The RNA shown here (small-subunit ribosomal RNA) has 1480 nucleotides and comes from an invertebrate metagenome. The RNAcentral record of the sequence draws on SILVA.
């Protein structure tokens, strides 16, 4: 510091996700040691048991015990001090609670310190105790005795209290100092070594601690906007330690609030902690400061201090005891228990240390604290060995089978001893004693590599790869995404990577995220400028001078606790940890200085702004009047059959006279031309003409005021269309509605009608794509060309409005003095998509609705600009038997053949738009053959290898069988050596066992190879350069031209490659070479080129030549090229082939072959017989033959080429009506053989189901073959079906072509109407490119990129999820009113009771007190009535998600009616229509 993810790719916007750090954590797997820390985050839930606050006998009496009689010990009680500290928790609290800084001249302060003066003298009780007595208990009652440092008077006393005078000070409600006074107020003793010590009282001061007040800071919500009656203030009183409405009486009517009151929700606050570069964000465990609380609520008492965690009283809930009368209790102290929970420890040791309470002290108490225990919960440190060791062992994994990896890793050899263990010593923590931890830390010795490694990950991000299993299953996943038979992504193994006593996962926080942007973002099109203006508060504000010093700058002082963090040192072996010092504590307060800037005040200025004068332009606004054209209607005339309307029609109107036309009248609405790229207005918007009233603007010239300005939250006004209310008006147009069409349907588009409405007046609504999708104002920053309106004679100079363009900006598109540039001021708005501008609430509205405006849930995108393609019922140019022009067909018939379907035991398999269907198959009777039935075989029909055995195999004969096969009999290997016994090798058979064979079994979506197709279309690319942020562009586009990206010219391109063309083959002309089997002109010869002879010719087959727009003319840019011409056998690629760019279709083929993987192995292999592939209601494709006279039949007669032939072609001759048979000459072929038909010359047929047509069928035959039944071809005779030129539709062909005629070949025993070739005869037409189909180039739009067979919208149906409404219902919080009123303070009464003081001889009385009663206040409780936010809820609304459901096709292309916005109506649904607006 970044990365992944939207796309085919790109840049941007923008969200989601990851890598980091952290944690009081939890969970999973694993776990050796030590140090230092940390440990109920949840139920402030309930608690058994023990402990956590006592102490003092030197305050007091008493009792018991001990006694060395001196005394000591123990303690219930009185008394004192403490228990208000320490410890816990975070419920409440949004507050002077906390933080920070001030103030208290408005206060208190026990113990402690300093100082001052004292401590005189009396009195009456009381607990304990004793006696009696009540009670279950807790606890009392009565009588009697007694003490004090307990209690009460009295004396004395100041610098005390109170009152008052003077002085002085200050912050002038007062403080301080000094006086005055008929005023008021103290005390306690104990111990003693007799020195004193500890106490007590008064007063002043200090210290400490507390209390109160104030400034500033301190969460969220405005879908909480008004709150408040002790409320705000005053006077007086009461109360308090003290100020104060703190409380009360009276008076006034204030106080708070948009700088957020009130209300609601949430929350203890801080030092700090985590993160971050910082600013910030999050957090408030442990440690420290403050606050609050102590079962819930209320209350006071005591006290220096409490409204008191381990005190009291009352009320409530709960628990326990009970003799039912009544009592007891409060772990949010330390342990511990139950419960809750993902989750958090021992009912430990000790007061040795540090501190606390009491005490004179010893000492006692102390779950504070110090320690130990448990827990990898965290941080830090250490270890689990070290060195050598290659046959690179075994095993495992993998493999191309050779090897490679694990891997110096192990074994093995040598060495060491940290930790743990054992033994022995042994601190510090305490400077004299005292050690819980503890025989601990540490040290020494000993033995032995021995006891000590796991976890996660390995597709990318992100370091790390292979095998097997699985087969969209099981599963993984942080995001993108993996898995549908070859998964580096699942599971396992091997290997590797990372970290390591841990490693992962989950959760949370910050970071990355500049993704709320102060530092540090944006708003034309991505989310985002308010519809416009005015204007309040607020914010900001021209020039000069002076003053002040609020902001600002600088210094000083105080404070900013400690700890933490940072730096420098020190101590534990190091580190963590800890100690010391420094720094920091960015803040606040006080004070001093400065005076530029901001501010404030004063004075001045004119340039901002405004006013006055003159002139000017204008659809600016309101009101009234008025004009012509058009339209409709009405009346009359002329006139006759149609009009109207559409793509075409129909509805409609018209013989009752329309349309058309002439004249007249009536009505309402809108204003042609001018007219514009124009003008005006703040925006919406504004258009005939005239008049009245009226707003704003511009220019020019001078003068005046003197900053009067800009913006503008709330607020106010204006605000298209539609819509609403009331009343008018209604010609045209026209939602709704009706009818006619279109259509599968047509609730639409089109047509005919037509109502609201459109118009006017008054009122409401307040929204639009209210758009420049661009807030207002000011300043600055190159130009060029227009339009409009002023000034100026002009040059020129102002205002407005447009286009182009530089710098600059922008993601790009683009903007560019009318900024989207550079700056300033103020306002509004945005923060992923959907849910949703929805719900709820509130405000406004008559309503429609408008404004404000969420969440749950869901997705990983949604989006902008630009790029390349593809596509378009977009455009331009061009081509093709694409159409057109022609010729002939198919589709109708019969048959052949292929396919589908059906059937079947099987009808083997494949091929399916073009580009499957006379296709694989260039030959299914058996075989082929893969299918079916049956019969057989199991190392196999075929290959290689081992062992044994035999000499076979084969042939011949016989028998069984459908055959395969089985049985019997006979016959029977080769070579070399040889001791002739044999041995060895080869070959072959059989038997046995195992490796294996075999598979037309699956996957063409694992593949190779081959092929089809677009398409013989003219395209497809690259290097360098240039342009662009980039994808990409340029080149390859443009102007011409071509069959062609063919060529020329131009050009930021210059070149090049694969394609095109040419090179290759055949045909066409000529020459040359060579003449046998070919040929025959000349010479002989024959029946015949038959023979001699010859090689001129034909022909054969080698080699050459020839054609190149080369020449001429015209056109054209003088080019390329085109047109015409000459010559030529051939002329503009001469004709025909072969040849198929980059690529597309997961196109076809695992059944040609090859091949990965999977599957079968007495069968999915192999052999055999028979059957099937040939079935047959039917549908389709491709063909043949026809329907006839351009024909058929018969007779005669002529002319080819390519080919083939020994398992062959087969001549002559003979026989047969014929297929054919006999026959055998010739030929391994330019030698022999197989070879034409249409045509031509005649005759018959004369338009008919025929002398057309030949299907079907019968009979008889021929040929092939082991065999023609299923199931061959052919022949003869007989039979003689459909069919008379073929609907919609559709195919081929542009010249030696179509059409027509026959011939040959492959396959093949036999079988062709198919296929591939060959020649004979031999046409018609093409104006042309509008249209159909396909293709090429350029351009345009796009929401497509699997690319239009695309994408995509809404209703309906089903499932699930969250949510709104909902009769109600449940509990919670809270307001108001009322009832009630415990305990208690205060007030009052106090006739009852009453030791101290007073009076009194006494009795008694008084003062004072107590009980009891009453009153105010008031907790719980109760009643009524509101509000708020929750839970549930029949039913219901929309929303989201879901696999391939239904209906349509709305949007994206001109999306087939351009789309969208607002509004209104309508409709199953997307939507349609009206009105106005926008261009996206």
């Nucleotide at each position: 510091a970044g990365a992944g993810u939207u796309u085919g790719a790109u840049c941007c916007u923008g969200g989601c996700u990851c890598a980091g750090a952290a944690c009081g954590a939890a969970c999973g797997c694993u776990g050796g040691u030590g140090g230092c820390g940390u440990g109920c985050u949840u139920u402030a839930u309930a608690c058994a048991u023990g402990c956590a606050a006592g102490u003092c006998g030197a305050a007091c009496g008493a009792a018991a015990c001990c006694u060395u009689c001196g005394g000591g010990u123990u303690u219930a009680g009185u008394g004192g001090c403490g228990a208000a500290c320490g410890g816990g928790u975070g419920a409440g609290u949004a507050a002077c609670a906390c933080g920070u800084g001030a103030g208290a001249a408005a206060c208190c302060u026990g113990c402690c310190c300093c100082u001052u003066a004292g401590u005189u003298g009396a009195g009456g009780a009381u607990a304990a105790c004793c006696a009696u007595u009540c009670u279950a208990a807790c606890g009392g009652a009565u009588g009697g005795c007694u003490a004090a440092u307990a209690c009460u008077g009295a004396a004395u006393a100041u610098u005390g209290a109170c009152a008052u005078a003077a002085g002085u000070c200050u912050c002038c409600u007062g403080g301080c100092u000094u006086g005055u006074g008929a005023u008021c107020g103290a005390a306690a003793g104990g111990c003693u070594u007799c020195g004193g010590c500890c106490g007590c009282u008064u007063a002043g001061g200090g210290a400490u601690g507390g209390u109160c007040u104030c400034g500033c800071g301190u969460c969220u919500g405005a879908u909480u906007a008004g709150c408040u009656u002790g409320u705000u203030g005053g006077u007086g009183a009461g109360g308090u330690a003290g100020u104060g409405g703190c409380u009360c009486a009276c008076c006034a009517a204030g106080g708070c609030g948009a700088c957020g009151a009130u209300c609601a929700g949430u929350a203890g606050c801080c030092g700090g902690c985590c993160u971050g570069a910082g600013a910030g964000g999050g957090u408030g465990a442990u440690c420290g400061g403050c606050c609050a609380c102590a079962u819930u609520g209320g209350g006071a008492c005591u006290g220096a201090g409490a409204u008191a965690c381990g005190g009291c009283c009352c009320a409530g809930a709960c628990u326990c005891c009970u003799a039912c009368g009544g009592g007891a209790g409060g772990c949010a102290g330390c342990a511990g228990u139950a419960g809750g929970g993902a989750a958090u420890a021992u009912u430990g040791c000790a007061c040795a240390a540090u501190g606390g309470a009491g005490g004179a002290a010893a000492c006692u108490c102390u779950g504070a604290u110090g320690c130990a225990g448990c827990a990898a919960c965290g941080c830090c440190a250490c270890g689990u060995g070290u060195g050598g060791g290659a046959u690179g062992a075994c095993g495992c994994a993998u493999u191309u089978a050779g090897g490679u990896g694990u891997g110096u890793a192990a074994a093995c050899c040598a060495c060491u001893g940290u930790c743990a263990g054992a033994u022995g010593g042994g601190a510090a923590u305490a400077u004299a004693a005292u050690g819980a931890a503890u025989g601990u830390a540490c040290c020494a010795u000993c033995a032995a590599a021995g006891g000590a490694a796991g976890c996660a990950c390995c597709g990318g991000c992100u370091a790390a790869c292979u095998u097997c299993g699985u087969g969209c299953c099981a599963g993984c996943a942080g995001c993108c995404g993996c898995g549908g038979u070859a998964a580096u992504a699942c599971g396992a193994g091997g290997g590797g990577u990372g970290c390591a006593a841990g490693c992962g996962u989950u959760g949370u926080u910050c970071g990355g995220a500049a993704u709320c942007a102060c530092u540090g973002g944006g708003c034309g099109u991505a989310a985002a400028g308010g519809g416009u203006c005015c204007g309040u508060a607020g914010g900001c504000g021209g020039a000069u001078a002076c003053a002040c010093a609020a902001g600002u700058c600088a210094g000083a002082u105080g404070u900013u606790u400690a700890a933490u963090u940072u730096c420098g040192a020190g101590g534990c072996c190091u580190a963590a940890c800890u100690u010391c010092g420094a720094g920091c504590u960015u803040g606040c307060a006080u004070u001093u200085c400065a005076a530029a800037c901001u501010g404030u005040g004063u004075a001045u200025c004119u340039u901002g702004a405004a006013u006055a004068g003159a002139u000017c332009a204008g659809a600016g606004g309101u009101u009234g009047a008025u004009g012509g054209a058009a339209u409709a209607c009405u009346u009359g005339g002329u006139g006759u059959a149609g009009c109207g309307g559409u793509g075409g029609a129909a509805u409609g109107c018209g013989u009752a006279g329309a349309u058309a036309u002439c004249a007249a009248g009536u009505a309402g609405a809108a204003c042609a031309c001018c007219a514009a790229u124009g003008g005006c207005g703040a925006a919406g918007g504004c258009a005939g003409u005239c008049a009245a009233c009226u707003g704003g603007g511009a220019u020019c010239a001078u003068a005046u005021u003197g900053a009067c300005g800009c913006u503008g939250a709330g607020g106010g006004a204006c605000g298209a269309a539609a819509g609403c209310g009331u009343g008018g008006g209604u010609a045209g147009c026209a939602a709704a509605c009706a009818g006619g069409a279109u259509u599968a349907g047509a609730u639409a588009c089109c047509c005919u009608g037509g109502u609201a409405g459109u118009c006017c007046a008054c009122g409401c609504u307040g929204u639009a794509a209210a758009c420049g999708a661009u807030g207002u104002u000011c300043a600055c920053u190159a130009g060029g060309c227009g339009c409009u309106u002023g000034a100026g004679u002009a040059a020129u100079u102002g205002g407005g409005u447009g286009c182009c363009g530089c710098a600059g900006c922008u993601a790009a598109c683009g903007c560019a003095u009318u900024a989207a540039g550079u700056g300033a001021a103020c306002c509004g708005c945005c923060u992923g998509g959907g849910g949703a501008g929805u719900a709820c609430g509130c405000u406004c509205g008559c309503a429609a609705g408008a404004g404000u405006g969420a969440a749950a849930c869901u997705c990983a995108a949604a989006g902008g600009a630009a790029u390349u393609g593809a596509c378009g019922g977009g455009g331009g140019c061009c081509c093709g038997c694409a159409c057109a022009a022609g010729c002939g067909g198919u589709g109708g018939a019969g048959c052949a053949u292929g396919u589908g379907g059906u059937u079947u035991a099987a009808u083997u398999c494949g091929a399916c738009g073009c580009a499957a269907c006379g296709c694989g198959a260039a030959a299914a009777a058996c075989c082929u053959u893969a299918c079916c039935a049956g019969g057989a075989c199991u190392u196999g029909a075929c290959a290689u290898g081992g062992a044994g055995u035999c000499g076979c195999c084969g042939c011949u004969a016989c028998g069984a069988g459908a055959g395969a096969u089985c049985g019997u009999a006979g016959u029977u290997c080769u070579u070399a050596c040889u001791u002739c016994g044999g041995u060895a090798a080869g070959c072959g058979g059989c038997u046995c066992a195992c490796a294996c064979a075999g598979g037309u079994g699956c996957u063409g979506c694992a593949u190779g190879g081959c092929u089809g197709u677009c398409g013989u279309c003219a395209g497809c690319u690259c290097g360098u350069g240039u342009c662009g942020u980039g994808a990409g562009a340029u080149g390859u586009u443009g102007g011409g031209u071509u069959a062609a990206g063919u060529c020329c010219c131009g050009c930021a391109a210059c070149g090049a490659g694969c394609g095109c063309a040419a090179c290759c083959c055949a045909c066409g002309u000529u020459c040359u070479u060579a003449g046998u089997u070919g040929c025959c002109a000349u010479c002989a010869u024959u029946a015949a080129g038959u023979u001699g002879g010859g090689c001129u010719c034909u022909c054969u087959a080698g080699g050459a030549a020839g054609a190149c727009u080369g020449c001429c003319g015209a056109g054209g840019a003088c080019a390329a090229c085109u047109c015409g011409g000459a010559g030529g056998a051939a002329g503009g690629u001469g004709u025909g082939g072969a040849c198929g760019a980059c690529g597309u279709c997961a196109a076809g083929u695992c059944a040609u072959c090859a091949u990965g993987g999977c599957c079968c192995u007495u069968a999915c292999g192999u052999c055999c017989u028979g059957g099937g592939c040939u079935a047959c209601a039917c549908a389709c494709g491709u063909g043949c033959u026809a329907c006839a006279a351009u024909g058929g039949a018969c007779g005669g007669u002529a002319c080819a080429a390519u080919g083939g032939g020994u398992u062959g072609c087969c001549a002559a001759a003979u026989c047969g009506c014929g297929a054919g048979a006999u026959g055998g000459a010739g030929c391994c072929a330019a030698u022999c053989c197989c070879c034409a038909a249409a045509g031509c010359c005649g005759u018959c047929c004369u338009c008919a189901g025929u002398u057309c047509g030949g299907a079907u069928a019968g009979u008889a035959g021929u040929c092939u073959g082991c065999a023609a039944c299923u199931c061959g071809a052919c022949u003869a005779c007989u039979u003689g079906a459909a069919g008379c030129u073929g609907g919609a539709a559709u195919c081929g062909c542009u010249a030696g072509u179509a059409a027509u005629c026959g011939u040959g070949g492959a396959u093949c025993a036999g079988c062709a109407u198919g296929c591939c070739a060959c020649g004979g005869u031999g046409a018609a037409u093409a104006c042309g490119u509008u249209c159909c189909c396909g293709g090429g180039c350029c351009u345009u739009g796009u929401a497509c990129a699997c690319a239009c067979c695309g994408c995509c919208c809404g209703u309906c149906a089903c499932a699930c999820c969250a949510u709104g409404g909902g009769a109600g219902u449940u509990g919670a919080u809270u307001g108001g009113a009322c009832c009630a009123g415990a305990a208690g303070u205060c007030g009052u009464u106090g006739a009852g009771c009453u030791a101290a003081c007073c009076c009194g001889c006494g009795a008694g009385g008084g003062a004072g007190g107590c009980a009891a009663g009453c009153g105010c206040c008031c907790a719980a409780g109760g009643u009524c009535u509101g509000a708020u936010g929750a839970g549930c809820g029949a039913c219901u609304g929309g929303g989201g998600u879901g696999a391939a459901g239904u209906c349509g096709u709305a949007a994206c292309a001109a999306g087939g009616u351009a789309g969208c916005c607002g509004u209104a109506g309508g409709g199953g649904a997307a939507c349609c229509u009206g009105c106005g607006g926008c261009u996206g």
Its mean pLDDT, the model's own confidence on a scale to 100, is 85.